[in-house]
């Protein structure tokens, strides 16, 4: 210097809830708020989950059912890719 690891120091992010807002909706941002987290930084790329405008099928019909992500979820998992300190 790198990897493992994760004692301590300095910081970091911010659950669930409220308020606003943008969305069909899942769910986003943003304040306040603090469950937790050593990657709870990014990255939808595999799979998993969520929703269901749009499109499709059923139905006399329904503001109705069913089917489906191109929509989200990185604080689901697993991959990539950057990164803060250095004890045992």
């Nucleotide at each position: 210097u790198u990897g493992a690891c994760g004692a301590a120091a300095a910081g970091g992010c911010a659950a669930a809830g409220u308020u606003g807002u943008c969305g069909a909706a899942a769910g986003g941002c943003a304040a306040c708020g603090g469950c937790g987290c050593a990657a709870a930084g990014c990255c939808a790329u595999g799979g998993g989950u969520c929703u269901a405008c749009a499109g499709g099928a059923u139905g006399a019909a329904a503001c109705a059912u069913c089917c489906c992500a191109g929509g989200a979820u990185c604080g689901c998992c697993a991959g990539g890719c950057c990164g803060c300190c250095g004890a045992a």
The RNA shown here (c-di-GMP-I riboswitch aptamer) has 88 nucleotides and comes from a Clostridia bacterium. The organism belongs to Clostridia, within Bacteria. Its mean pLDDT, the model's own confidence on a scale to 100, is 92.